[in-house]
RNA sequence: GCGGGGUAGCUCAGUUGGUCAGAGCGCAUGAUUCAUAAUCAUGAGGUCGCCAGUUCAAUCCUGGCCC
Repeated sequence: GCGGGGUAGCUCAGUUGGUCAGAGCGCAUGAUUCAUAAUCAUGAGGUCGCCAGUUCAAUCCUGGCCC
């Protein structure tokens, strides 16, 4: 210097910019069981790496920076 990536605790998806940001696993609670696991139900958990710009509106576009 070029390319790819950074989104929930982990692994990842997502949107040619729009009104609740999701899945699986994990975690919590409840059901079930003598009990545990499994199974089922519900729930919590996110400054979408940071700063700035464009825009009515940015996780998404542009620039810089960090990893």

Overview:
A computed fold for a 67-nucleotide RNA from a bovine gut metagenome, annotated as transfer RNA. The sequence is in RNAcentral, with records from MGnify. The prediction has a mean pLDDT of 82. Its Rfam family is "tRNA". By type it is a transfer RNA.